[in-house]
Molecule: small-subunit ribosomal RNA
Organism: uncultured prokaryote
RNA sequence: AGAGUUUGAUCCUGGCUCAGAACGAACGCUGGCGGCAGGCUUAACACAUGCAAGUCGAACGAGAAGCCUUCCUUCGGGAAAGUGGACAGUGGCAGACGGGUGAGUAACGCGUGGGAACCUACCUAGUGGUACGGAAUAACCCAGGGAAACUUGGAUUAAUACCGUAUACGCCCUCCUUUGGUAAUGCCCUUCGGGGGAAAGAUUUAUCGCCAUUAGAUGGGCCCGCGUCAGAUUAGCUAGUUGGUGAGGUAACGGCUCACCAAGGCGACGAUCUGUAGCUGGUCUGAGAGGAUGACCAGCCACACUGGGACUGAGACACGGCCCAGACUCCUACGGGAGGCAGCAGUGGGGAAUAUUGCACAAUGGGCGAAAGCCUGAUCCAGCCAUGCCGCGUGAGUGAAGAAGGCCUUAGGGUUGUAAAGCUCUUUCACCCGUGAAGAUGAUGACGGUAGCGGGAGAAGAAGCCCCGGCUAACUCCGUGCCAGCAGCCGCGGUAAUACGGAGGGGGCUAGCGUUGUUCAGAAUUACUGGGCGUAAAGGGUGCGUAGGCGGAUUAGUAAGUUAGGGGUGAAAUCCCGAGGCUCAACCUCGUAACUUCCGCUAAAACUGCUAGUCUUGAGUUCGAGAGAGGUGAGUGGAAUUCCUAGUGUAGAGGUGAAAUUCGUAGAUAUUAGGAGGAACACCAGUGGCGAAGGCGGCUCACUGGCUCGAUACUGACGCUGAGGUACGAAAGUGUGGGGAGCAAACAGGAUUAGAUACCCUGGUAGUCCACACCGUAAACGAUGAAUGCCAGACGUCGGAUAGCAUGCUAUUCGGUGUCACACCUAACGGAUUAAGCAUUCCGCCUGGGGAGUACGGUAGCAAGAUUAAAACUCAAAGGAAUUGACGGGGGCCCGCACAAGCGGUGGAGCAUGUGGUUUAAUUCGAACCAACGCGCAGAACCUUACCAACCCUUGACAUACUCGUCGUCGCUCCAGAGAUGGAGCUUUCAGCUAGGAUUGGAUACAGGUGCUGCAUGGCUGUCGUCAGCUCGUGUCGUGAGAUGUUGGGUUAAGUCCCGCAACGAGCGCAACCCUCAUCCUUAGUUGCCAUCAUUAAGUUGGGCACUCUAGGGAAACUGCCGGUGAUAAGCCGGAGGAAGGUGGGGAUGACGUCAAGUCCUCAUGGCCCUUAUGGGCUGGGCUACACACGUGCUACAAUGGCGAUGACAGAGGGCAGCCACUCCGCGAGGAGGAGCUAAUCCCUAAAAGUCGUCUCAGUUCGGAUUGUUCUCUGCAACUCGAGAGCAUGAAGUUGGAAUCGCUAGUAAUCGUGGAUCAGCAUGCCACGGUGAAUACGUUCCCGGGCCUUGUACACACCGCCCGUCACACCAUGGGAGUUGGUUUUACCCGACGGAGGUGCGCUAACCUGUUUACAGGAGGCAGCCUACCACGGUAGAGUCAGCGACUGGGGUGAAGUCGUAACAAGGUAACCA
Repeated sequence: AGAGUUUGAUCCUGGCUCAGAACGAACGCUGGCGGCAGGCUUAACACAUGCAAGUCGAACGAGAAGCCUUCCUUCGGGAAAGUGGACAGUGGCAGACGGGUGAGUAACGCGUGGGAACCUACCUAGUGGUACGGAAUAACCCAGGGAAACUUGGAUUAAUACCGUAUACGCCCUCCUUUGGUAAUGCCCUUCGGGGGAAAGAUUUAUCGCCAUUAGAUGGGCCCGCGUCAGAUUAGCUAGUUGGUGAGGUAACGGCUCACCAAGGCGACGAUCUGUAGCUGGUCUGAGAGGAUGACCAGCCACACUGGGACUGAGACACGGCCCAGACUCCUACGGGAGGCAGCAGUGGGGAAUAUUGCACAAUGGGCGAAAGCCUGAUCCAGCCAUGCCGCGUGAGUGAAGAAGGCCUUAGGGUUGUAAAGCUCUUUCACCCGUGAAGAUGAUGACGGUAGCGGGAGAAGAAGCCCCGGCUAACUCCGUGCCAGCAGCCGCGGUAAUACGGAGGGGGCUAGCGUUGUUCAGAAUUACUGGGCGUAAAGGGUGCGUAGGCGGAUUAGUAAGUUAGGGGUGAAAUCCCGAGGCUCAACCUCGUAACUUCCGCUAAAACUGCUAGUCUUGAGUUCGAGAGAGGUGAGUGGAAUUCCUAGUGUAGAGGUGAAAUUCGUAGAUAUUAGGAGGAACACCAGUGGCGAAGGCGGCUCACUGGCUCGAUACUGACGCUGAGGUACGAAAGUGUGGGGAGCAAACAGGAUUAGAUACCCUGGUAGUCCACACCGUAAACGAUGAAUGCCAGACGUCGGAUAGCAUGCUAUUCGGUGUCACACCUAACGGAUUAAGCAUUCCGCCUGGGGAGUACGGUAGCAAGAUUAAAACUCAAAGGAAUUGACGGGGGCCCGCACAAGCGGUGGAGCAUGUGGUUUAAUUCGAACCAACGCGCAGAACCUUACCAACCCUUGACAUACUCGUCGUCGCUCCAGAGAUGGAGCUUUCAGCUAGGAUUGGAUACAGGUGCUGCAUGGCUGUCGUCAGCUCGUGUCGUGAGAUGUUGGGUUAAGUCCCGCAACGAGCGCAACCCUCAUCCUUAGUUGCCAUCAUUAAGUUGGGCACUCUAGGGAAACUGCCGGUGAUAAGCCGGAGGAAGGUGGGGAUGACGUCAAGUCCUCAUGGCCCUUAUGGGCUGGGCUACACACGUGCUACAAUGGCGAUGACAGAGGGCAGCCACUCCGCGAGGAGGAGCUAAUCCCUAAAAGUCGUCUCAGUUCGGAUUGUUCUCUGCAACUCGAGAGCAUGAAGUUGGAAUCGCUAGUAAUCGUGGAUCAGCAUGCCACGGUGAAUACGUUCCCGGGCCUUGUACACACCGCCCGUCACACCAUGGGAGUUGGUUUUACCCGACGGAGGUGCGCUAACCUGUUUACAGGAGGCAGCCUACCACGGUAGAGUCAGCGACUGGGGUGAAGUCGUAACAAGGUAACCA
């Protein structure tokens, strides 16, 4: 520090995800030792049991046991004095600390810094004092009540308990009096006198106490500035409320409380309300700024079962105190009582989850005490737990036969791997034995026989977890087969999975390793540091303007901000740095630094602010001109549409792609004239003008807003922006009243269509128009907020002004409005002085897509709807710009039998053949648009043959290797059998000199498979397409994908060539080179030929090689020549010559690639499968089936023909298991003889269309299917199932619907001939020649293709993508009659305890008075009662939040559901917004 993921690829935007660190963690697997830390995050849920706060006899009375002395004694003991001091009590101090928890609290609670009106036990220092009296009361004793808790009465008694008096100048309070000060009678200070208030003793000789007081220290109370979470779908809150006066109250200020008076106080700088939360030092993370957090440790606060209350006290409204109410639990004799672990352990419960009912007061600290000491679950320690951090170990060296085993393998080997074994060593830790601390200043050691030290034995006791497709370090085999499973994201798995599971190997970390959860980082993904808003999310529809924010030049002052210096504070711990201590480290100790903050003080005065002046450039005013569809109102004009009236006139009009609805003989349309009415304003008209935007268009008038230019003077910052607010705001829509010509939602009809609730047509109502009032939204767009300054230009245009002259131009300048373009910016497109450039100010807005601009709530609205505006859930993308393709019912150019122009067919019939379907035991398999279907098959009766049935074989029909044995094999005959096969017999002769050959049997490796996968493959092939394309190197351009070249202008059959050009070259294709046909020359003449000479029936023979021909070699054609045209080019057009002319005809030849095209059944081959069978053999059957459908053909329908006769002219092939002349027989297929030919020699071989005659338009003298019958041939065999012949039979069919195919010249059409395969079988296929046309204006259209361009939401590429309803399943959510619960609040009722006030007739020790003195009265006190306050509770209502809810609304998600086809191309009606 980044990476993965949107695309075919690219750049950007943008989300999601990962790598890091951390944790009071949990879970899974595993687990040796030690040190240091940590350990209920959940139920502030309920708690059994034990302990956690006591102490003081030097405050006090009483005083048990025990001991001692004396006395008595019945020897058991008893009594007295003393000592002793237990238990309980009175009294004092402590219990308000320490310990726990975080429920509440959004608060002066906390943090920080200040302040004044206060208190403070114990402690320290100082001053002064400590006198005289009195009355009670617990304990104890007696007597009662009660189950208990406890309690009542009587009697006795003490104090450092309680009370009175004295004293106190100082101290406090209050009043009266008095003195002085001040301007003051108020107020403050001061002064004299009067009134009131204190004490306690103990012990034994020195202290400890006690009282008053002054200071201090410590601790605390109170007030204030600043800081301290989220929500505005919480905007108004508040009656003791805010202030004052007076009083009360408090330790103290204060509405703290009360009476009266006033009406204030808080709030957009967020009051109130709601939700959440203890705050902080710090902790985690981060480069930092920040973000998250508040366990442990430390400070503060709050709480102690829930709510309320006070008492005591220096201190509490009190965790282990009290009272009341409530809930809960326990005891009970039912009458009443008791309790509060959020102390330490522990239990139940909850939970993913968190420990021992341990030891000790030895240390540190606390309480009491004079002290000894006692108490202390504070604390120190130990136990449990890998919960974390840190350290150590599980051995070290050597060791190659690279052992064995495992795994992989191309079978050679590789790897595990120096790893192991073996050999040589060591002993940390653990273990055993011994010794044994520091912690303790004098004593005292829980920890602990611990740490440490010494000795001993022995490699001995000690390694796992996760991962290995990319991110991300690490790869193979097997299993599985979209299953099982994995997954953080992208994504793996459908038979060759480095992604699942196992194994081997490897990588990482290590007593741990992974997973999950959470936080920060990465994320500049909330952007202060540090982002954006034309098109990606994002500029408010537009103005005016309030608060606020920001603001021109200059002078002086000030010092709030600012800056500097210094002071205080910022607790300790933590972090950083430097030292030190545990063997190191973690950890601990010490010292600096730091804590970015706040508050004083001093200083400065640049900048901002403030105050007071000045200025003119910002802004405005004045004057003079100017342009304009700026606005409002009134008036007015012509053209046109429609309607009405009248005239002319007659059969149609209208409308459309074509029609129809519609109008018209009751006279339309057309035309003429007149009239009515409403709406809109042609031409001018212009990227022209005006306006803030919406918007504004005939003309005239009135009123009126703004703008521009020019000029002088004036005001003197008056400015910019603008949350809320307010005004305007297209169209549609709403209300009321008018108006209504045209147009026209809805609606109706007609068409179109599979449908057509549409597009088209005919009608037509709201509406459109006017007035008034609403609505307040638009793709309200420049998708670009407003203002100001600065930063190259060029060319238009609108409105002014100035100058010059050539008087209609040029130049300058100000203000608008446009185009191009530099710098610069931008992801790119693009923007570019009218910025999207460089800057400043202010406002608005954005933060992944969907859900959703939706729900709920609020606001305004008559409504429609608007505005404000979420969440659950769901996806890993959604998106922008550009690129290359592909596609378009986009465009341009061009080509092709593509259309057109022609000729002939198919589609109808019969038959042949192939396919589908059906059937079947089997009808083997493959091929499926073109590019499957007379295709594989150049030929299924058996064989072929792969299929079916039956019967047989199992190392096999075939190959290699091993071993044993044997020497045989071929042929023939017979028997059984359907045959394979089995059995029996006969004969002949071949090989043979040993290395071999043949063969039977055996066993094992193996053979074999037309079994599967053509989507694992090779090879071969089809197709686009014989289309003209497909690429590369270097350079250049672009961030990049890519582009350029290859585009452009011409031209060509052609990316063929020329020219131009940031390109220059090159390759594969095109063309040419090859074969063949056409002309000529030459060479050679047999089997070929015959002009001349002979000859014959005949080129038959002699002869010849001139000709034809054959087959070798050459020549020839190149736009070469001429003219025109073109650009002077390439080329094109015409002509000449020539056998042939512009590629002369034909063939072979098939670029990069596409279709997962075809073929595992030609062959080869990976993997899988079968192995007495999916292999092999054999017989029979099937591939030939037959309601049907399709393709390809043949033959026809006839006269361009049939039949008969005639008998001329080819080319190319083939032939020995062959072709077969010729002769004979047969009507014929054919048969019987038989010559020639291994072929320019012989044969197939007859060519046929042709010509002549006849038939005369009929189902025929057409047509030949079908059927009967008799034959022929091939063959082992023609039944299933061959071909042919004769005779007889004589079907459909009279030129073929929609549709569709071939062909451009020796072509189509027509005619015959040959060949391959083959025993036989062709209408098929391949080849050959004969006869031999018609037409092409042309490129609008159909199909296919090429190039350029354009659009795109396609890239599996239009057979694409994709939308909505409906149906089904699941999920979350809104509404919902209601219902349940929480919480807040209003009014009223009730009114426990308590303190306060009042009363106090009952009761009453201390003091006083009186005398009736065992008393009475008084003062004071207590009970009781009353009043106000108040907790709980009750009644009635209101608000708010949440749960459930029949039914219901939309939403989301879900491989293959239904209906259509809305969008993306002009998406077939351009799309979209309101």